[in-house]
RNA sequence: AGAGUUUGAUCCUGGCUCAGGACGAACGCUGGCGGCGUGGAUUAGGCAUGCAAGUCGAACGCGAACGAAGACCUUCGGGUUUUUUAUUAGAGUGGCGGACGGGUGAGUAACGCGUAGGUGAUCUACCUCUAAAUGGGGGACAGCCCCGGGAAACCGGGAUUAAUACCGCAUGUGAUCGGAUUGAUUUCGAUUAAAGACGGCCUCUGCUUGCAAGCUGUCGUUUAGAGAUGAGCCUGCGUCCUAUUAGCUAGUUGGUAAGGUAAUUGCUUACCAAGGCGAUGAUAGGUAGGCGGCCUUAACGGGUGGUCGCCCACACUGGGAUUGAGAUACGGCCCAGACUCCUACGGGAGGCAGCAGUCGAGAAUAGUCUACAAUGGGGGAAACCCUGAUAGUGCGACGCCGCGUGAACGAAGAAGCCUUUCGGGGUGUAAAGUUCUUUUAUGUAUGAGCAAGUCAUUUUAGGGUAAUAUCUUAUUAUGAUUGAUAUUAGUAUAUGAAUAAGCUCCGGCUAACUCCGUGCCAGCAGCCUCGGUAAUACGGGGGGAGCAAGCGUUGUCCGGAAUUACUAGGCGUAAAGGGCAGGUAGGCGGAGAUAUAAGUCAGUUGUUAAAUCCAUCGGCUCAACCGAUGUUCGGCAUUUGAUACUGUAUUUCUAGAGUAAGGUAGGAGAAGAUGGAAUUCCUGGUGUAGCGGUGGAAUGCGCAGAUAUCAGGAGGAACACCAGUGGCGAGGCGAUCUUCUAUGCCUUUACUGACACUAAACUGCGAAGGUGUGGGUAUCAAACAGGAUUAGAUACCCUGGUAGUCCACACAGUAAACGAUAUACACUAGAUGUUGGGGGAGAUAAUCUUUCAGUGUCGUAGCUAACGCGUUAAGUGUAUCGCCUGGGGAGUACGGUCGCAAGAUUAAAACUCAAAGGAAUUGACGGGGGCCCGCACAAGCGGUGGAGCAUGUGGUUUAAUUCGAUGCAACGCGAAGAACCUUACCUGGGCUUGACAUCCCGAGAAUUUUCCAGAGAUGGAGAAGUGCCCUUUUGGGAGCUCGGUGACAGGUGCUGCAUGGCUGUCGUCAGCUCGUGUCGUGAGAUGUUGGGUUAAGUCCCGCAACGAGCGCAACCCCUAUCUCUAGUUGCCAUCAUUAAGUUGGGGACUCUAGAGAGACUGCCAGUGUAAUAAACUGGAGGAAGGUGGGGACGACGUCAAGUCAUCAUGGUCCUUAUGUCCAGGGCUACACACGUGCUACAAUGGUCGGUACAGAGGGUAGCGAAGCUGUGAAGUGGAGCUAAUCUCAGAAAGCCGAUCUCAGUUCGGAUUGGAGUCUGCAACUCGACUCCAUGAAGUUGGAAUCGCUAGUAAUCGCGUAUCAGCAUAACGCGGUGAAUACGUUCCCGGGCCUUGUACACACCGCCCGUCAAGUCAGCCGAGUUGAUUGCACCCGAAGGAGGUGAGCUAACCGCAAGGAAGCAGCUUUCGAAGGUGUGAUUGGCAAGGGGGACUAAGUCGGAACAAGGUA
Repeated sequence: AGAGUUUGAUCCUGGCUCAGGACGAACGCUGGCGGCGUGGAUUAGGCAUGCAAGUCGAACGCGAACGAAGACCUUCGGGUUUUUUAUUAGAGUGGCGGACGGGUGAGUAACGCGUAGGUGAUCUACCUCUAAAUGGGGGACAGCCCCGGGAAACCGGGAUUAAUACCGCAUGUGAUCGGAUUGAUUUCGAUUAAAGACGGCCUCUGCUUGCAAGCUGUCGUUUAGAGAUGAGCCUGCGUCCUAUUAGCUAGUUGGUAAGGUAAUUGCUUACCAAGGCGAUGAUAGGUAGGCGGCCUUAACGGGUGGUCGCCCACACUGGGAUUGAGAUACGGCCCAGACUCCUACGGGAGGCAGCAGUCGAGAAUAGUCUACAAUGGGGGAAACCCUGAUAGUGCGACGCCGCGUGAACGAAGAAGCCUUUCGGGGUGUAAAGUUCUUUUAUGUAUGAGCAAGUCAUUUUAGGGUAAUAUCUUAUUAUGAUUGAUAUUAGUAUAUGAAUAAGCUCCGGCUAACUCCGUGCCAGCAGCCUCGGUAAUACGGGGGGAGCAAGCGUUGUCCGGAAUUACUAGGCGUAAAGGGCAGGUAGGCGGAGAUAUAAGUCAGUUGUUAAAUCCAUCGGCUCAACCGAUGUUCGGCAUUUGAUACUGUAUUUCUAGAGUAAGGUAGGAGAAGAUGGAAUUCCUGGUGUAGCGGUGGAAUGCGCAGAUAUCAGGAGGAACACCAGUGGCGAGGCGAUCUUCUAUGCCUUUACUGACACUAAACUGCGAAGGUGUGGGUAUCAAACAGGAUUAGAUACCCUGGUAGUCCACACAGUAAACGAUAUACACUAGAUGUUGGGGGAGAUAAUCUUUCAGUGUCGUAGCUAACGCGUUAAGUGUAUCGCCUGGGGAGUACGGUCGCAAGAUUAAAACUCAAAGGAAUUGACGGGGGCCCGCACAAGCGGUGGAGCAUGUGGUUUAAUUCGAUGCAACGCGAAGAACCUUACCUGGGCUUGACAUCCCGAGAAUUUUCCAGAGAUGGAGAAGUGCCCUUUUGGGAGCUCGGUGACAGGUGCUGCAUGGCUGUCGUCAGCUCGUGUCGUGAGAUGUUGGGUUAAGUCCCGCAACGAGCGCAACCCCUAUCUCUAGUUGCCAUCAUUAAGUUGGGGACUCUAGAGAGACUGCCAGUGUAAUAAACUGGAGGAAGGUGGGGACGACGUCAAGUCAUCAUGGUCCUUAUGUCCAGGGCUACACACGUGCUACAAUGGUCGGUACAGAGGGUAGCGAAGCUGUGAAGUGGAGCUAAUCUCAGAAAGCCGAUCUCAGUUCGGAUUGGAGUCUGCAACUCGACUCCAUGAAGUUGGAAUCGCUAGUAAUCGCGUAUCAGCAUAACGCGGUGAAUACGUUCCCGGGCCUUGUACACACCGCCCGUCAAGUCAGCCGAGUUGAUUGCACCCGAAGGAGGUGAGCUAACCGCAAGGAAGCAGCUUUCGAAGGUGUGAUUGGCAAGGGGGACUAAGUCGGAACAAGGUA
């Protein structure tokens, strides 16, 4: 620091996801040790049991027991009693402490917390200091004892008693209150205190050594003052979300008086006033303890508040007071409520959010441990007691840190396992083995520090005193004594590699690869995605990578995310400028001067607790951990300065802004008046049969007279030409004239003097459509009706037609209200139009020039993702407002506001997807455009489709009908030839190292042949026969056969979607690319486009391109003409000859087959272009003329096209069978459908007779002549021929003649019967041919469709391959030999350019909506059931305050009566819980309703994307 993911690819926008760090965690697998930390986050749910707050006898009165000792009695068991125990245990009165410490985070959005201040508005026990006192009396109550009630808890009565308990009196330094008064605070009056305990001494007094008064010490008590500490109260600032919470408030805000408090205050009450808070967010709702800090981050920030520390709040829930210095009190009290427990049913008891522990809920969180040794706290004079605070230990890998699980050597490398191309490679120095070490572990021994104190005795020096007592402070010395942890840490020694490694991952992101299994299954998955038979993605093995006593997963937070942007984003088209304007608050604001010092800047002081972080140093062996020291920034407050800028105040200015004056422009607005053209309707005339409408029609109108035409009239609406990228405006505005209103611009003066800009809220205006009321209604025209179209047509088209369109008034308030571009100001090249002003020049003409204000086009810099924008900015800046933050759900639901309604505005969430989107690129496509080509259409000729047959296919059938080929580009195709064989299929019979190959062992030469069984394969029995080479004569070798063993053979089994090779097709179409350069961020473009031209990317010209390659063409073959050479088997003009080129002869000719020539737009004329051109048109010549005709030749690529059955081949499957051998059958089936053909339907013909002319091929297991036989197929025959010699071999159509005369025929030949021929082991299934007989359909073929442009179509025959035999097919050959092409509108296919695109699997594309099915989450919902809360009323516990107090009463007064003071009781007010009524908010459930989202292959249509077929 980035990466993956939208696309065919690209750039951008934008979301989603990942890599990092962290955690009080949990879960899975695994687990050696130690140190330091940490551990109920959920039910503030309920709790058994134990402990967590007591202590003081030096405040007080009581007061046991066990035990021990003594005495007495004794029934010897013991009993009684005294002393001791005993300064005891124990309860009680009293004091101090239970307000600390410990827990929890429910509540609380608050002066609760943080920070900085205030308190002249306050309190403070214990502690410290200062001052003064501590005199003298009194009456009770607990306890104890007695009586009573009660189950108990406990309660009542009587008697008695002490105090540092309680109450008076005295005193009053002082304090408080009141009065007077002074130069300075002095004085007077009133009120108001107390408690003693424990030691010591004898100086003074009394008496008896000694004690008491007394003195003295310590502690305590009282009154004051001060301090310290702690607390209360007040204030500035800061402190979460929601406006779908906008108004809240009656003690409310203030005042006066009184009460109350420690104290200020509406804290409370009475009266008076009517205030107070709020858009700088009151009130309401939701959520939440706050902070120091912690996590993360580069930082700013964001998240969080567990452990530790500070503050707050709470203690079963709610209310209340008492005591006290302090509480409205966690382990106190009273009341109400819920819950639990006890009960004798009458009544009682309780509060773990203390430490352990238990149940529950939960993914989840520990021991009912030890000790007060240390630190701290309470009490005490102290010893000491108490202390679940605390110190320790235990449990948990929960976290951080550290250590270990061994070290060295050890093979060209064991075994095992994995893999393999079978050679090897990997695991791997890893192991084994050898030599070491001993951290850790186990055993034994030893062993710090945490301990400081305390007590006793003692030394010295003080304090105090009458004092050398006592006491006390410090100190010296000696002695005694205190350790939970703890069998501590550490150290030493013994043993022995001995006791110790896992987890996740390995497709990309992201480090790490192979084999097997599986086969869209099982599964994986953070995102993209993987899996449908060769999965580096699933599961396992091997190997590897990473981390390591842990490793992964899940959850949460920050980061990456500049993805809420303060630092630091955007808004033309990606999400995003409000429809426009006015203007309030707010924000922001021109120039000069003076003052001030709020902001700002600099310094000072205080504070910002400690811990933490950071730096340095130090202590545990290191580290974690702990300790010490220290710096900086920043915040708040204080104070001293500075004054540039901002603010504030005063004053001045004119450049911004405005006003007036003079011109000028305009479809700017409102009202009124007027006008002509046109449509429609009405009246009348003329006139007659149609009009109208459409793609074509029909509905409609018309003989009752339409349309057309003429004249007149009525009425409403809109204003042609002018008219323009022109003007004014937000919407919008267009006939003419008048009136009123408002504005812009220009010029020059005068005036005001910053008055400016922007703009939440608010207000006004606001197209079309819509609504209300009332008018109006000519045209047009939603709805509606009819007619068409259509599969349908609730549409498009047509005929009608109502709201509406128009006017007035009112509402509505939205639009693609768009420049998809907010407003204002300033700056930054130009060029060229145009509108309105001004200046100058000019003939005051045209026109030119200049300057303001608009409105357009092009364009520089710059900007932009690109497109584009570009002084009218989307450039560069300033000010302000509005708006955006992935797509869908959704501009929807609910709520609010507005509206008559329609609806508008404000505006979510659940859920769901990994994209949605912008711009541009290359293709493909278009019922887009332009140009061009092709038997593509057209023009023609002949067919197919109808019949019969042949052949192939589908289907069906079958034991099998083997397999493949399936639009063009399968279907007379593989198959150039299925009776057996072929043959792959079926049935049956056999074989198992095999029919075939290699190796090994044994035997035998090989080979030939006979018989039997059998369908044959095969089996059995014989016969003949022994070879070649070497040799040491035992044998060995080559070759062949047989038998055997195992390696292996074999497979036309599967996969053409694993492949090679070969082939088809687009298409013989003219295209497809590259290098360098240039342009573009890039994909890409350019070149290859353009203008011409061509069959052609063929050529020319132009051009940021210049060149090149594969294709085109040419080079090759055949053919057309000629020349030369050569003449046998070919030829024959001349000469001879024959039946015959038969023979002699000849090379002239034909022909054969070699070599050459020839044609190149070369020549001429014209056309052509800016020009030279390329090229085209015509002509000449020529056998041939514009690639002469034909063939071979097939660019980059497309179709996962075809072929595993030609062959080859990966993988996979079979192995006594899916291999192999044999016989028979099948591939030849047959209701039917299709393709390709043949023969026909006849007279351009059939039949019969005669007669003429080819080319190219084949032939020795062959072609086979003549002759003879047969009606014929053929037989016989065997000459000749290895072929220009012989042969197949008669060419046929044609020509000449005869006959048939339009008919199912003398057409046609299927089918069938009979008889044969040939091939072949064999023609039954199942061959071809011949003869005789038979004589079917068919009379030119519907929709549709095919071929062909010249030696072509059509027609006629001939040959060949395959082949024993079998040809209507295939491949070739020649004979005869046409018609037509105007042309490119249309159909099909193709090429180039351009355009649109939401397509890229590329239109056989994409994609929308209803319906049907399933799942999910919202919404509405009659209702129903909870929670919270407002208001009103009822009831009214405890308790405070007030009233009353007939009842009762120790202290004080009083001789007494009585009083003072008080208590019980009753009552008023406030008052929790509860109740009733009525609202609000929010949740659960819900019949039913409505839409939404999602879900491989459902239905109906076809809305969008191309002009998407109606833009």